[in-house]
RNA sequence: CGGCCGGGACCGCCUAAUCCCGGGCGCGUCGCCCGGGAGCCGGGGACCCACCGUACCUGGGGUGAAUCCACGUCGUCCGUGGUAGGGACCUCCCAUCCCGAACCCGUCAGCUAACCCGGCCGGCAGAGGGAGAGGAAUC
Numbered sequence: 001c002g003g004c005c006g007g008g009a010c011c012g013c014c015u016a017a018u019c020c021c022g023g024g025c026g027c028g029u030c031g032c033c034c035g036g037g038a039g040c041c042g043g044g045g046a047c048c049c050a051c052c053g054u055a056c057c058u059g060g061g062g063u064g065a066a067u068c069c070a071c072g073u074c075g076u077c078c079g080u081g082g083u084a085g086g087g088a089c090c091u092c093c094c095a096u097c098c099c100g101a102a103c104c105c106g107u108c109a110g111c112u113a114a115c116c117c118g119g120c121c122g123g124c125a126g127a128g129g130g131a132g133a134g135g136a137a138u139c
Stems, first nucleotide, its partner, number of pairs: 011126001012124003018038009039120006049110001059108001060105004068082005085099004090132005
């Protein structure tokens, strides 16, 4: 001086998932719990509009970018490849990389003013080039 691994802090990223006030607790910068507020997010819920025969079946519906297809098989699990779609602070161009899950309601819900109900978790890691816009911190 460089590389790898682990830990901490700041800036930063995905997500609605942030900020403030009061009280209490914990071993300090800090964190946790209870209550309230702001802001952001989601669900239910009229007229109108839309849908609109009945029965059966594999009911139906919601959050989310996370759907769908082919093959491995006849099928499940699972795997591979692709794909609608999504991400890398905001916009455009070029380039590169990544995700394309999971869960919930419980036979029930189209839209929907008033109104009603709920959430604010969790997970990351070192930043390509050009142009532009905008903001913050410090003094």
Notes
Predicted 3D model of a 139-nucleotide RNA (c-di-AMP riboswitch aptamer (ydaO/yuaA leader)) from Nonomuraea montanisoli. Its Rfam family is "c-di-AMP riboswitch aptamer (ydaO/yuaA leader)". Rfam links the family to the GO terms cyclic-di-AMP binding and regulation of gene expression. The family has 106 seed sequences and 7,607 matches in Rfam 15.1. Rfam describes the family as follows. This family represents a conserved RNA structure found upstream of the ydaO and yuaA genes in Bacillus subtilis and related genes in other bacteria. Taxonomically the source falls in Nonomuraea (Bacteria, Actinomycetes, Streptosporangiales, Streptosporangiaceae).